[in-house]
Context: one part of a larger RNA
RNA sequence: UGGCGGGGGUCCGCACAAGCGGUGGAGCAUGUGGUUUAAUUCGACGAUACGCGAGGAACCUUACCUGGGCUAGAAUGUGACCUGACUGAUCCUGAAAGGGGUCUUUGUAGCAAUACACAGGUUACAAGGUGCUGCAUGGUUGUCGUCAGCUCGUGCCGUGAGGUGUUGGGUUAAGUCCCGCAACGAGCGCAACCCCUAUCUUUAGUUGCCAGCGAGUAAUGUCGGGGACUCUAAAGAGACUGCCUGUGUAAACAGAGAGGAAGGAGGGGAUGACGUCAAAUCAUCAUGGCCUUUAUGCCCAGGGCUACACACGUGCUACAAUGGCGGGUACAAAGGGCAGCAAUCGGGCAACCGUGAGCGAAUCUCAAAAAACCCGUCUCAGUUCGGAUUGAAGUCUGCAACUCGACUUCAUGAAGCUGGAAUCGCUAGUAAUCGCAAAUCAGCAAUGUUGCGGUGAAUACGUUCCCGGACCUUGCACA
Repeated sequence: UGGCGGGGGUCCGCACAAGCGGUGGAGCAUGUGGUUUAAUUCGACGAUACGCGAGGAACCUUACCUGGGCUAGAAUGUGACCUGACUGAUCCUGAAAGGGGUCUUUGUAGCAAUACACAGGUUACAAGGUGCUGCAUGGUUGUCGUCAGCUCGUGCCGUGAGGUGUUGGGUUAAGUCCCGCAACGAGCGCAACCCCUAUCUUUAGUUGCCAGCGAGUAAUGUCGGGGACUCUAAAGAGACUGCCUGUGUAAACAGAGAGGAAGGAGGGGAUGACGUCAAAUCAUCAUGGCCUUUAUGCCCAGGGCUACACACGUGCUACAAUGGCGGGUACAAAGGGCAGCAAUCGGGCAACCGUGAGCGAAUCUCAAAAAACCCGUCUCAGUUCGGAUUGAAGUCUGCAACUCGACUUCAUGAAGCUGGAAUCGCUAGUAAUCGCAAAUCAGCAAUGUUGCGGUGAAUACGUUCCCGGACCUUGCACA
């Protein structure tokens, strides 16, 4: 100087407390361990691995296994030589890859030789490796932590390591600001500058809108028209403790104060200092070294990654009446669409099929929002709860649904009556609950992820305790 303490002081955080909803019990989905296997490819392992890499494993992917093949190789460049246009057609063998054969055929310049171009083959040089080492590395990422810290120049103090500044008194979300001070300044962080959102103004008015005027319809901004309104998308305004009162030297704090759409950082996002964990990644990529070269490379078929006495994590669905079922009636936002989204009409109980208007989309379409509300029914049961499992018949995608897809219909109708010890999330448009969309994608194992809106709470006395962190101080047999 740091680190540590079941030392002290001050302070903060859904850290506890106060509340609400879960997990832990059931069934299923998914990841992991273990076991099994020819293979069940590899990585990730307290917090910071386990719906993680994977934003989509039937083939492909694919790295694994079994078997069949290739060896300058699957790709690209260059040199030399040979052949020929290339493309193509076709036969045999084979699961395919591969192997073997047949037929046809020179593009441009030139009389030609030949040259150039293109393709194939042979050969040579550069190959290839998801093989090892993340403890050789770059880059990227997680975490402490959006915590308030981490440092430097000059000066001063100390023999020196170092100290001071950065400590102290207040204050703040903040090393934020004020006052004081052997310090005076500065940098990286904080904050602000950026984006979205809440209010208003101006500009603009189509594909959006429709108050007033007119036309028209069974009905609809449908048409003429209009720019008022909504909205769209650009530019501005607006919030600064600016004003008032109180406290205070000040910074600042308090106020059911005024005004205001918004009040003391209005709400959210992006943004992550010096560093820590030899943290993670050689399998995104790059790369040193090592290993491999008729194989640890490459191609192909099939299988596997989907196994299953078991254990754990993360979820979904439930156990019902604040509910289930049937019928009816409303109200979103944000997205996607041409190898596409598809209206309409017809067929089918349905998944879906046929037809195919319109739309590269503020125009057409996916599209029905669902909880909600109204009416009816069920009446506390393992039930009209719950839907696992299984049987049968189908639909769709795709070369192909056996291993191993999703969906539909009929039948079947398991466990489960609110879950031990323990444990997680959340402080407001949040939790809880309800649907919608998208990426990936032929299809889909999505209950996942990322967004979007609808309905919409309870509680916080407080900081003694648990956990993590910040500053000062103290002890130490630690560095």